[in-house]
Context: one part of a larger RNA
């Protein structure tokens, strides 16, 4: 991992409801006791229990009564059904569906591991250094000092044994639940060691790290209190039916939890004068969207005008005077506002009438769940008018929903799945080939745009407009002029159209600027405007608007789902097919509710079978409801079984399941049906739990 078996809403007592039974103004026994065919039933047992009347605090009174002065009012109360058991189902209590803590207390058991200490014993190669004393010599008055020597002291050096464990390698399912290699610290002492002995769980022992007290230590191990408690995670075992939320309020030492409420479900009333959608009228209140600002509050812009202030100017004082500065009100134009508003929709909401369509509504009572949502549309608040953000409000899907489409892809689009069909017709989306089905007519698009994206650029291109110039010749090529006074005046080293500056006249003309650009030291030189001529038919500008272009940079080859498409198989328009889903529709089938017809039975309430008509049959949490099988007890079948029970193995049969037969092998002694009871009743999951491989 894989097989097996074993594993979870019990049970007792006491309440409420449903559902059945007896008996019924009454029901009803408990302990015991008696008898029998003695786990058991059966007579008896009336003490008790609840019902049968209440109301008051009581005393009492009593269809009342209690407050009260009351004959008022007003509170509780009289209109009758109950009670005993069973069954179910839910709450309380109890371990209370099942496993699971970290703890907490008791009583013991440990110091053979390690920690300190006592007692007695052991153990430390070898070599250095050479205290203090002491002998000797010198020196000195003397204390005493020097020197040689001998002496052997030290938590002294070096270093095995031994005892530690600094650094680093291997090892890390290991050779080992702390080791091994190289290197490393102490090794005569606060040293190492052997025996045996003392001291303990809130204590001990601690050169103190919270260290150590048997591989366990911020409170050892062991048994018990004990099934401790778990607002917490995980598990909870056949089946089919109906019908199906919620992810919100309020409140909570409350926020992953609870309680009421709201949203489901069952029963019971209510049985249509109701409840719902929708048009249609009628009748409200609003202060949102939008508007406006001489209707207000507040903001703000330019400009008048004019308090008040600043500056400047005059003044002895008083005061005057200017003012391009800042400025209140006020005047005028232009604007702005979620917490302005003189206005003020659209919707939506609330009542009433009326039509249509539909069926629910509301109360009373039992059972739930749910209290982390989640995306996308639309109004809005926060943040960057950022987020797969975040908080509301109004819808939608998911959740709890399959099917079809968007290559793939809870929340998007279209659709809501009772079986069943080798039957049909749409919807989203599609129709070149993958891959089901397609043509046709107008157009644009040249970028593979389609098949990512912005500010910003551009003789790309198709559509529409305005305006100017043109057959008296325009617009672009080309030939030719492009002059004269003049080198205008000034500047200046020059300044001659062309460094600046100032004016920019005038003549000759078909034109031709005191001059658009290169150029020169400066002239010179080219060249433009402007003018002729050849040419001969559209040119130039803007402004709107269709598809296109550039702006475009990412890490393993690319790529629109792919192949591959260009009067498309792109893009806008437009027209006729098809093709497409578990939607419609068709044919058979099942069941649920109604509703209605038959038959059978009946305790007269109804059950139960059969037919038809309308109308449903996705669903998680969850509420109703009807079924399968296990296992053992009773009653009946008295029918099966060595001519082969149960059990295993196979198997094309029956039934909406859950399931049940047959048959054939194995297998070798027991087993099934029928209608009832009763549970130790159903496993693939719990890092279950124990055996096996």
């Nucleotide at each position: 991992u894989c097989c097996g078996a074993c594993u979870a809403g019990u049970u007792a007592u006491u309440g409420u409801g449903c559902g059945g039974u007896g008996c019924g103004a009454g029901c009803u026994u408990a302990a015991c006791u008696c008898c029998g065919u003695c786990u058991c039933g059966g007579a008896g047992g009336u003490a008790g229990g609840c019902g049968u009347a209440g109301c008051g605090a009581a005393a009492g009174c009593g269809a009342g009564u209690c407050u009260g002065a009351a004959u008022a009012g007003g509170g509780c109360g009289u209109u009758u059904a109950g009670u005993a058991c069973c069954g179910u189902a839910u709450a309380a209590u109890a371990g209370a569906c099942c496993c699971g803590a970290a703890a907490c207390c008791a009583g013991g058991u440990g110091a053979u591991c390690u920690a300190u200490c006592c007692a007695u014993g052991g153990c430390c190669a070898g070599g250095g250094c050479g205290a203090a004393g002491c002998u000797g010599u010198g020196u000195g008055a003397a204390a005493a000092c020097a020197c040689a020597g001998u002496g052997g002291a030290g938590g002294c050096c070096c270093g095995a044994a031994c005892c530690c464990a600094u650094a680093u390698c291997u090892g890390u399912u290991g050779a080992a639940a702390a080791a091994g290699g190289u290197a490393g610290g102490g090794a005569u002492g606060a040293g190492c060691u052997g025996u045996g002995g003392a001291u303990c769980g809130g204590a001990g022992u601690g050169a103190a790290a919270g260290g150590c007290u048997a591989a366990u230590c911020a409170a050892a191990c062991u048994u018990g209190g004990c099934a401790a408690u778990a607002u917490c995670u995980g598990g909870u075992u056949c089946u089919c039916c109906u019908c199906g939320a919620u992810a919100u309020a309020g409140u909570u030492c409350u926020a992953g939890g609870a309680c009421u409420a709201g949203c489901c479900u069952c029963g019971g009333a209510u049985g249509a004068u109701c409840g719902g959608a929708u048009g249609c009228g009628c009748a409200g209140g609003g202060g949102u969207a939008g508007a406006g600002u001489u209707a207000c509050u507040g903001a703000a812009u330019a400009g008048g005008c004019u308090a008040g202030g600043g500056g400047c100017c005059u003044c002895a004082c008083c005061g005057g005077g200017c003012u391009g500065c800042c400025a209140a009100a006020c005047c005028u134009a232009a604007c702005c506002a979620a917490a302005c508003u003189c206005c003020g929709a659209a919707u939506a909401c609330u009542g009433c009438g009326u039509a249509u369509c539909u069926u629910a509504u509301u109360c009373c009572g039992g059972g739930a769940g749910u209290c982390a949502g989640u995306c996308c549309c639309u109004g809005a608040g926060g943040g960057c008018u950022a987020a797969a953000c975040u908080u509301c409000a109004g819808g939608g899907u998911c959740g709890u929903g399959a099917g079809g489409g968007c290559a793939u892809c809870a929340g998007c689009c279209c659709a809501g799945a009772c079986c069943a069909a080798c039957a049909g017709c749409u919807a989203a989306g599609g129709u070149c080939c993958c891959u089901a089905a397609u043509a046709u007519c107008g157009u644009c698009u040249a970028a593979g745009u389609g098949g990512u994206a912005a500010a910003g650029g551009a003789a790309g291109u198709g559509a529409g407009a305005u305006c100017a110039c043109g057959u008296a010749a325009a617009c672009a090529g080309c030939c030719a002029g492009g002059a004269u006074g003049u080198u205008g005046g000034c500047c200046c080293a020059g300044a001659g159209g062309c460094a600046g500056c100032c004016a920019u006249c005038a003549u000759u003309u078909a034109a031709a600027g005191a001059g658009u650009g290169c150029g020169u030291a400066a002239c010179a030189g080219c060249u433009c405007a402007c003018u002729g001529g050849u040419c001969g038919a559209g040119u130039g500008a803007u402004c709107u608007u269709g598809c296109g272009c550039c702006g475009a940079a990412a890490a393993u080859a690319a790529u629109c789902g792919g192949g591959g498409c260009u009067c498309a198989a792109g893009g806008c328009g437009a027209u006729a097919a098809c093709c497409g889903a578990a939607g419609c529709u068709u044919u058979g089938g099942a069941u649920u509710g109604u509703a209605u017809c038959c038959g059978u039975c009946u305790u007269c309430g109804g059950a139960c079978g059969g037919g038809u008509g309308c109308a449903g049959u996705g669903g998680u949490a969850g509420a109703g409801g009807a079924g399968c099988g296990u296992a053992c007890u009773g009653u009946c079948u008295c029918a099966c079984u060595g001519u082969g029970a149960a059990g295993g193995c196979g198997u094309a049969c029956c039934g909406u399941a859950a399931g049940g037969a047959g048959c054939g092998c194995u297998g070798g002694a027991g087993a099934g049906g029928a209608c009832a009871g009763u549970a130790g009743u159903g496993a693939c999951a719990a890092u279950g739990u124990c055996g096996g491989a």
Large-subunit ribosomal RNA, domain II from a Candidatus Omnitrophota bacterium, 693 nucleotides, folded computationally. Model confidence (mean pLDDT): 85 of 100. Its Rfam family is "Bacterial large subunit ribosomal RNA". The full RNA is in RNAcentral, with records from ENA.